[in-house]
Context: one part of a larger RNA
RNA sequence: UCCGGGCAAGGGAACUCGGCAAAUUGGCCCCGUAACCUCGGGAGAAGGGGUGCCUGCCUCGCGAAGAGGCAGGUCGCAGUGACCAGGGGGCUCCGACUGUUUAAUAAAAACACAGGUGACCGCAAGUCCGAAAGGAUGAGUAUGGUCACCGAAUCCUGCCCAGUGGCGGUACCUGAAAGCCGGGUACAACCGGAAGAAGGGCCGCUAAACGGCGGGGGUAACUCUGACCCUCUUAAGGUAGCGUAAUACCUAGCCGCUUAAUUGGCGGCUUGCAUGAAUGGACCAACGAGAGCCCCACUGUCCCUGCCCGGAGCCCG
Numbered sequence: 001u002c003c004g005g006g007c008a009a010g011g012g013a014a015c016u017c018g019g020c021a022a023a024u025u026g027g028c029c030c031c032g033u034a035a036c037c038u039c040g041g042g043a044g045a046a047g048g049g050g051u052g053c054c055u056g057c058c059u060c061g062c063g064a065a066g067a068g069g070c071a072g073g074u075c076g077c078a079g080u081g082a083c084c085a086g087g088g089g090g091c092u093c094c095g096a097c098u099g100u101u102u103a104a105u106a107a108a109a110a111c112a113c114a115g116g117u118g119a120c121c122g123c124a125a126g127u128c129c130g131a132a133a134g135g136a137u138g139a140g141u142a143u144g145g146u147c148a149c150c151g152a153a154u155c156c157u158g159c160c161c162a163g164u165g166g167c168g169g170u171a172c173c174u175g176a177a178a179g180c181c182g183g184g185u186a187c188a189a190c191c192g193g194a195a196g197a198a199g200g201g202c203c204g205c206u207a208a209a210c211g212g213c214g215g216g217g218g219u220a221a222c223u224c225u226g227a228c229c230c231u232c233u234u235a236a237g238g239u240a241g242c243g244u245a246a247u248a249c250c251u252a253g254c255c256g257c258u259u260a261a262u263u264g265g266c267g268g269c270u271u272g273c274a275u276g277a278a279u280g281g282a283c284c285a286a287c288g289a290g291a292g293c294c295c296c297a298c299u300g301u302c303c304c305u306g307c308c309c310g311g312a313g314c315c316c317g
Stems, first nucleotide, its partner, number of pairs: 001312008010303002014301001019298001027051005036041001038152001052074009075079001087296007094288002099111002115150007126137004154282003158213003163210002165206005172201003180193004214232005241275001242272001253269006
């Protein structure tokens, strides 16, 4: 010096990306417990008190087994006397939850999930494997099976079918080869024509299909703002909500709270570079080895190091 462990005056997170690590707490009994809430929970919330041994008595018990209670006494710094054995609280984001995952750098806000919606399918079905035969779903039959998206509950889920796609229709137009008809050829090739499938055109429907959801100018008796008006334009011009956000460039936005001081956090505003509704929007009790912030307790993380124990290293053999 390294590894493992023990202790530390005063201070107590000043350390650091971050309380990482350590410390605190800890069992059992009694008292007592807030916001919020889906009324289950939150709860071991929080916060307090007790805890050994001896003597006597009481209760339960069939019991000299055992358990509990009351009173008195008694020892220690300390009685769950060692070991074992939750630190707690508050705000926010994400995901509802228990689960699942990168065997050997990622456990998560990723996957799954109950639940919601849409699509296909009436069974010799639909979907899947296979050139086929044959097989799976399926000893099943729409309260079923398959596919896709969303992802508990609650409150909701606006407008656009012009484009792309899907589905349906279609008098008409287009529409290959073969075949047909005509021309041509002593046969052919070849030339022309009619009819005409799917598909396309055309007409519709469809967004919990892929997706999309504007600009300019003016206007109220201070100012500001603009309910209102004009105009260009689109398939339609973003509704409810939420909003400087896991999304905001400017940005360390502005205001408030928190600090002595805060590019942080929380609340509010919000003109949103470039939010927004099952590519779901919002909210959310409970839950989380998830992410950010704050407070209490506690500490060698630190001020600032010191000492001790065990092992390694080092020297000799």
The prediction has a mean pLDDT of 87. Predicted 3D model of a 317-nucleotide part of an RNA (large-subunit ribosomal RNA, domain IV) from a marine eukaryotic metagenome. Rfam family: Bacterial large subunit ribosomal RNA. RNAcentral holds the full RNA, with entries from MGnify.